[in-house]
Context: one part of a larger RNA
RNA sequence: CUGGCUGGUGAAUGGCUCGGCUCGAGAGCCGACGACGGACGUGCCAAGCUGCGAAAAGCCUGAGGGAGCCGCACGGAGGCAAAGAACUCAGGAUCUCCGAAUGGGAAUCCCCACCGCAAUUGCUUCGCGCAAUGGGGAACGCUCCGAAUUGAAACAUCUCAGUAGGAGCAGGAACAGAAAACAACAGCGAUGUCGUUAGUAACCGCGAGUAAACGCGACACAGUCCAAACCGAAUCCCUCACGGGAAAUGUGGUGUUCGGACUGGUCACAACGGAUCUUCAACACUGGAGAAAUCUCCUGGAACGGAGUGCGAUACAGGGUGACAGCCCCGUAUCUAGUCGAGAAGAUCCCGGACCAACUCCAGAGUAGCGAGGAUUGGAUAUUCCUCGUGAAUCUCGCAGGCAUCAACUGCGAAGACUAAACACUCCUCGAGACCGAUAGCGAACAAGUAGCGUGAGCGAACGCUGAAAAGCACCCCGAACAGGGCGGUGCAAUAGGGCCUGAACUCAGUCAGUGAUAGAACGACGGGGCAUACAAGGUCCCCAGGAAAACGACCGUGGGGCGACCCACCAGUAGAACCCCGGGGAAGCCGAUGUCGCGUCGUGCGUUUUGAAAAACGACCCAGGGAGUGCAUUAUCGAGGCAAGCCUAACUGGACCAUCCAGGCAGGCACAGGGAAACCGACAUGGCCGCAGUCCUUCCGGACCAGGGCCGCCGUGUUCAAGCGCGGGGAGUCCCGAUGAUGCGACCCGAAACCGAGUGAUCUACGCGCGAGCAAGGUGAAGCGUGGCGAAAGCUGCGUGGAGGCCUGAAGGGAUGGUGUCCUACAAUACCCUCCUCUGACUCGUGCGUAGGGGUGAAAGGCCCAUCGAACUCGGCAACAGCUGGUUCCAGCCGAAACAUGUCGAAGCAUGACCUCGACUGAGGUAGUCUGCGAGGUAGAGCGACCGAUUGGAAGUCCCGCCUCCGAGAGGAGUCGGCCUUCCUGUCAAACUCCGAACUUGCAGACGCCGUAGACGUCGGGAAUCCGGUAUGCGGGGUAAGCCUGUGUACCGUGAGGGAGACAACCCAGAGCUGGGUUAAGGUCCCCAAGUGUAGAUUAAGUGCGAUCGAAGGUGGUCUCGAGCCCUAAACAGCCGGGAGGUGAGCUUAGAAGCAGCUACCCUCUAAGAAAAGCGUAACAGCUUACCGGCCGAGGUUCGAGGCGCCCAAAAUGAUCGGGGCUCAAAUCUACCACCGAGACCUAGCAGCGUCCAUCACAGGACGACCUAGUAGGCUUGGCGUACUGAAUGGGCGGAAGCACGGGCGAGAGCUCGCGUGGACCGUUCAGUAACGAAAAUCCUGGUCACAGUAGCAGCGAGAGUCGGGUGAGACCCCCGACGGCCAAACGAGCAAGGGUUCCUCGGCACUGCUAAUCAGCCGAGGGUUAGUCGGUCCUAAGUCCCGCCGUAACUCGACCGGGACAACCAGGGAAACUGGUUAAUAUUCCAGUACCACCGUGCAGUACGUCGACGCUUUUGGAAACAGCGAGCGGGGCCUUCGCCCCGUCGAAUCGUGGAACAUCGUGGAUGCCGUAACGGCACGAAGCGAUCGAAUCACGAGACAGCGAAAGUCGCUGGUACCGAGAGCCCGUGAAAAGACGCACGGCGACCGUACCGAGAUCCGACACAGGUGCUCAGGCAGCGAAAGCCACGGCCCGU
Repeated sequence: CUGGCUGGUGAAUGGCUCGGCUCGAGAGCCGACGACGGACGUGCCAAGCUGCGAAAAGCCUGAGGGAGCCGCACGGAGGCAAAGAACUCAGGAUCUCCGAAUGGGAAUCCCCACCGCAAUUGCUUCGCGCAAUGGGGAACGCUCCGAAUUGAAACAUCUCAGUAGGAGCAGGAACAGAAAACAACAGCGAUGUCGUUAGUAACCGCGAGUAAACGCGACACAGUCCAAACCGAAUCCCUCACGGGAAAUGUGGUGUUCGGACUGGUCACAACGGAUCUUCAACACUGGAGAAAUCUCCUGGAACGGAGUGCGAUACAGGGUGACAGCCCCGUAUCUAGUCGAGAAGAUCCCGGACCAACUCCAGAGUAGCGAGGAUUGGAUAUUCCUCGUGAAUCUCGCAGGCAUCAACUGCGAAGACUAAACACUCCUCGAGACCGAUAGCGAACAAGUAGCGUGAGCGAACGCUGAAAAGCACCCCGAACAGGGCGGUGCAAUAGGGCCUGAACUCAGUCAGUGAUAGAACGACGGGGCAUACAAGGUCCCCAGGAAAACGACCGUGGGGCGACCCACCAGUAGAACCCCGGGGAAGCCGAUGUCGCGUCGUGCGUUUUGAAAAACGACCCAGGGAGUGCAUUAUCGAGGCAAGCCUAACUGGACCAUCCAGGCAGGCACAGGGAAACCGACAUGGCCGCAGUCCUUCCGGACCAGGGCCGCCGUGUUCAAGCGCGGGGAGUCCCGAUGAUGCGACCCGAAACCGAGUGAUCUACGCGCGAGCAAGGUGAAGCGUGGCGAAAGCUGCGUGGAGGCCUGAAGGGAUGGUGUCCUACAAUACCCUCCUCUGACUCGUGCGUAGGGGUGAAAGGCCCAUCGAACUCGGCAACAGCUGGUUCCAGCCGAAACAUGUCGAAGCAUGACCUCGACUGAGGUAGUCUGCGAGGUAGAGCGACCGAUUGGAAGUCCCGCCUCCGAGAGGAGUCGGCCUUCCUGUCAAACUCCGAACUUGCAGACGCCGUAGACGUCGGGAAUCCGGUAUGCGGGGUAAGCCUGUGUACCGUGAGGGAGACAACCCAGAGCUGGGUUAAGGUCCCCAAGUGUAGAUUAAGUGCGAUCGAAGGUGGUCUCGAGCCCUAAACAGCCGGGAGGUGAGCUUAGAAGCAGCUACCCUCUAAGAAAAGCGUAACAGCUUACCGGCCGAGGUUCGAGGCGCCCAAAAUGAUCGGGGCUCAAAUCUACCACCGAGACCUAGCAGCGUCCAUCACAGGACGACCUAGUAGGCUUGGCGUACUGAAUGGGCGGAAGCACGGGCGAGAGCUCGCGUGGACCGUUCAGUAACGAAAAUCCUGGUCACAGUAGCAGCGAGAGUCGGGUGAGACCCCCGACGGCCAAACGAGCAAGGGUUCCUCGGCACUGCUAAUCAGCCGAGGGUUAGUCGGUCCUAAGUCCCGCCGUAACUCGACCGGGACAACCAGGGAAACUGGUUAAUAUUCCAGUACCACCGUGCAGUACGUCGACGCUUUUGGAAACAGCGAGCGGGGCCUUCGCCCCGUCGAAUCGUGGAACAUCGUGGAUGCCGUAACGGCACGAAGCGAUCGAAUCACGAGACAGCGAAAGUCGCUGGUACCGAGAGCCCGUGAAAAGACGCACGGCGACCGUACCGAGAUCCGACACAGGUGCUCAGGCAGCGAAAGCCACGGCCCGU
């Protein structure tokens, strides 16, 4: 590592079902006499459900019942019951609060008020006196309002659809309903519903679609009343009665379409109907009786099983009982009692009709009708309705008869009303089921609309099973133990031990088998081995010898051939050879098999999308369970069957063993005749010929007849002058079942973003409104004012005073600039730190209100409207639509595509054709190949002295043209060059050139071949898929090119495996049914790696190469081969030796110029040869070479051209490579050749399938197939496997079913079967049938779980100080105590509000919670705790909200004004009244002690108010002044200390009552001519200052309170500051700063209910999912130093737990 075993985890499977689902039948309203629904209570102990209601799991009465009972719920305790309990039915009593909710309000509580039908309506005696309505109900019904997605492949009329939704209302049903109706010359006779008519008439961008009626067949049946004419109180209501009331604007009678009234006449005396009573009675409900074995034996825990023997049955439906029960129990068949009373019959009473005749009268008005505009409908001119306008007649009349009008005919009588049954639905009851069986079936078998989530509307789970019986484990032991375990006991069983039947998989532990240090790794398949393996279910295998034997096929030997490798012939088609047969011997972990591990060969998972996937394209961690072509209607075709010129019923009805069966039912449909737009007309039951199958004859050939079929002819009809043409004609349909396809519906399943409707949200946030709150400190110094100066004045100016400002600095508060810091699985779904902006205003905050989704709000960013915003959220329409993505589940047999054409708002889609498949018909030819003959064609090529167009060089020539030169006096000539032309020579081209011209393609015919009666070709019909293609190659087009784009032919991939090419869809070979044996193909043969280090030659030296990749121009004295020219024994080429001279230093030039600066010339001589010099060199010389000559040497040399193989050119990113190693007379390259290897190809043996034939009962059997066997989409064409259930038949099972686990066997496979164990009660097979019937995938759904791994690693433990000692305890960093040491201190202290809701306190605990531990706790369990006339609510009114009335609206639970009523404020609006001390574990202004005060009521007294208060802005200044603080002193106590002295603490004391008390104001007095006064402004003869009086404040002072209390004691005073409290001014405003209740005398007596009150109030009780560094309103404010509420340090107090 793999596998098994033993256990765990887990909860699949099987079995079960107190639950669902569906259908059928029944039944069908409740409520002011207070419903439905809920809240809260209710039990001895009581959390939930159930029941019930303060009379509370119940009370009373009657009937039943008959021994037990006190619900689920089996416990403890205690009770009830033969004096009849429990339980069941019926009746009665009680029945809290909310709720229509109803006296008013409101928070299911309470208050006010004082007994109320609130509101609306009718009557009314006017009294809420009598009545009614209200609200609820699953669906169904009626009326009104009324979408959108969607379809139309877009979209607007249209459609979806009068649907969803909303509003109102009714009932057990509703609605409709007794013709101003239909119909058609015949008739019918209210309505509704079902079948049919009919997908018809009709409508409609005449598109998509929509869509009747009459009639017929059925179910069920039922008809009536007013108004009026005429009569005129003959009538009705209340009351016992008297009496009263209604009514002449008419109660009553009559009367109602077969018209009636009126008048006259004639005839009848009953039927129908209604009321009351009697009898019978279906259904339903509640009961009763109700047969026969607990017989014997066996197994077993138990018999209901097996064996045996009986019995019942008008009862063998079903359930229970310790396994499967007719006879054990309950029931069942049958019979019967009571209640109820659909209905039927009878009796009594009431009522009164018909006909004829004639005059007159009556018979429903803004109606019928018309016009215009709309809606609606199938309604078209001809449906119905609405709005506006217009507007009749009166039976001698009117309306209708699908256009109008007239006449006739027919039908009917509008404008008033009622009406059962037949039919819709299912909250409910009963029954049933080819429905589900716990991921299913309702969301819910369980505490289910529960837990939980959300502000809310709303969303919304999971969880079934011990056993026959609790017999639910006594006692003992371990342990800190109420944890857990052991022993032991019960039981058939404890691996049935309490989430307990079975107990799978994934997965974990232990153990066993194999293996393990190799070199990799789709994990396997196949082959062959090692090791291991109790029984059972399998029995083979090995060795030896022999027989038979297909393809294939030798060695050796002999003879021959080849340079050689090697080959040929004979031996010999011999030996051998797969499978097979037989004999002998052997093996028992032995063989198969299983497990595992090496070896060999091969091999890149699965699904999908794609031209193409192992893909670095997408999907899945794993496992289990769930998970997708279905139903109805219509239709087409095929198949099975029935009947047949006919076939079938539908609704419905009858019967029955009662949803299924049988019979009836012919309404209607399809067919039987077609043609035509229609009017209308209307066909071969056969004339001729051919001829298949078949039959018959025949000696093969062949012939006769010939169904069906075909060709003619003829006929019908339309068109039509005619001719012709179109369609049709010589009888086959129809019904049911099945299969497939189509259309409509959700239509195979999942999937949007969206659209529309109705609701829910302003606890976040935006803005507005009401009521409130807040802003340390400092600075600056506006106006105004005073004063000095100047000025004629206006005024200016200095100084001061003053204190303005969307002023400045800067805390609290508010904000959010930068660090683009920290954090970024955070402390935090926006935080932390520093920095920064603002901080008297367009400021900030609290609380209560308002605005709502195409809407709000918005100093405007598309910002915000509950973590959601370019249109919120929730539910619904809804299974929206999706030409788009993904998924779509068992096996096999046969055939087998397309990625093209045309059209398309078409291009990701469709339709038709082509192509595939299946079936039918017909009946004999067909034809891809080859050859021949006769034709067609103009390409490749070639050519252009053949057209046309292009085109190189040269020569010659003439005329001509042009420039230039020359000659000439000129004319002109000559020449060179260029152009044109001609000729000649030379060199080239063309898709749109051709004098030519193949291969090739093709038409017809013939021959051969192939296919075809086993049915080709052809025709018709059913079903598809496909419409992104790709590559190679031939030929094109585009492009610089491309693994590029685009055509065309062929092949291949696609849909094709196998061998080769390293690997490699399409390149080479080759088309795979399965298993063996052989031989080859492509390609190979040194090793990896099967086969040659093969043979005969050549080339390459570059590792070139061994590569599909071939690397260019250019270069190459690398080398090989070939060809040509030249030189060479008269000696070439190279080398070596020698010479290389003289005139002369040539002349000129030059400073010089000597071979070699330059110019000119470049001669001559000696020579074998030697330049007036080819190069180097010098200033110039010199010098060194070379040319050239001689000698030595002795055979080829040299130049050019062509070819082969090489070389340079030659640069890429982590290390290279020909597949690798490696290879050099090759293992490279070229040539020729010989062997061998090599595939699923070919050959061969056996087998299978398919096809055909033979023969069959047969699917068993036989024969044949060279010309059958790959396969994606697909055809549905064929046959099977499996799952659940039903029917019939037949079986298994406690002596052990299903399921599960492991193992064996069979089948090609889906699968089947056997054994053993577990398990403990059900389960199969066959034939028919029905389906929620088969999973590996859908980022599928639900559940469970693992590995990695106790590994990597140290992220987190959520800002910060603890340490030591002691205690408790099983256990202490954390709990308690102490000491030391620290932290905060405009808070981490203290007091409140909101919010929370018991968290408070005590005791006992530690399974949970607590980021560790815990003895602790905001955790768990139990108990306890909140005390008010004075605190708050309660009262009042505010923004605003609600109700009623009125109105709007189709309507309302909707909405605006107005009127009325009510509500609306707990910090912090207004407001009657309490303080101090003490006390508890937990409360206190609440209890207690002491001392006060207020309202109301009563009694008494006094008194008056059309008033005052309540009652109000901002800024600024000032006076009084408490707490408190500081300083100083006294007193008491304490500390240090020898003293002097220093330091610390304390030195208290309320409300209330009395007295006093400033300013302002008023009055009196006074009388100022510049005085008084302020911080400032100011004031004054309309009376200043001063003086007096009245009024008049504080948490002020003093006294009482108080020889109360407190303190161990003392228990005093002064100064300064002083934001609470009180008073008085000033300034400012485009801002002028609530209302109401209520209050405003005295004395005495009485009375003061109800609700809140615990605790937290935050770095743990709130909002943020958390014991979360965030957020959250108000109040208090010590010391030092300081401007300060800044920063720092420290008190009081708190904390070290920011766990």